[in-house]
Molecule: transfer RNA
Organism: Acidimicrobiales bacterium
RNA sequence: GCCGGGUUAGCUCAGUCGGCAGAGCAACGACCUUGUAAGUCGAAGGUCGCGGGUUCGACUCCCGCACCCGGCU
Numbered sequence: 001g002c003c004g005g006g007u008u009a010g011c012u013c014a015g016u017c018g019g020c021a022g023a024g025c026a027a028c029g030a031c032c033u034u035g036u037a038a039g040u041c042g043a044a045g046g047u048c049g050c051g052g053g054u055u056c057g058a059c060u061c062c063c064g065c066a067c068c069c070g071g072c073u
Base pairs, nucleotide, nucleotide: 001072002071003070004069005068006067007066010025011024012023013022019056028042029041030040031039049065050064051063052062053061
C1' cells in the first nucleotide's frame, strides 16, 4: 500500500433485506430474610465510532475519515 470483517446501553452481543433501537449480565429500587447471598418484580440507562450524501424517512444504502482484528504484498 491492497483486500475482508468489526465499531449499537457500564460489559457481552442481537437488530434488517430503509419505517417506534433490543436482550442477557452488571449497577439501582422494591419484595422476601433476624441479616447477607440466592430468588421474584420494577424502573432506569443510547449523539447506533465521526463527517457528509441519497431518501418523505437511515443502525440499515453510498462516499470519506478514525480505531480494532485477520489476510496479502